[in-house]
RNA sequence: UCUUUAUCAUGAGUGGUGGAGGGAUAGGCCCUUUGAAGCCACGGCAACCGCCCGUAGACAAAUAUGUUACGGGGCCUGGUGCCAAAUCCUUCUCCGCAUAAGUGGAGAAAGAUAAGGA
Numbered sequence: 001u002c003u004u005u006a007u008c009a010u011g012a013g014u015g016g017u018g019g020a021g022g023g024a025u026a027g028g029c030c031c032u033u034u035g036a037a038g039c040c041a042c043g044g045c046a047a048c049c050g051c052c053c054g055u056a057g058a059c060a061a062a063u064a065u066g067u068u069a070c071g072g073g074g075c076c077u078g079g080u081g082c083c084a085a086a087u088c089c090u091u092c093u094c095c096g097c098a099u100a101a102g103u104g105g106a107g108a109a110a111g112a113u114a115a116g117g118a
Base pairs, nucleotide, nucleotide: 001118002117003116004115005114006113007112008111013042014041015040016039017038021031022030023029026090027089028088043083044082045081048079049078050075051074052073053072054070055069057068058067059066060065087110091108092107093106094105095104096103097102
């Protein structure tokens, strides 16, 4: 960098440093000198991986047990991630409502994160 799968309306911030940007991209809108990004310290959220327990089927086994699954429960010592606003909003397709402007739902695209693969 490409690719697969899952999730994305929950939740969680202070201090120091720094000194003008930030919210992926474009538009909108918003945050920001009552101090942006970045960096550091400490703290927190969540539970993808992880760990413990349980349940059920299948497979292996004589049993014990192991592997696998869970749309079961728990934990946070470990690997990540995250801590303004729904992924801040949008675009495309289909369907419903509406005279219309619009609006609700489903899917796709784009993006983020995790765990695999190349």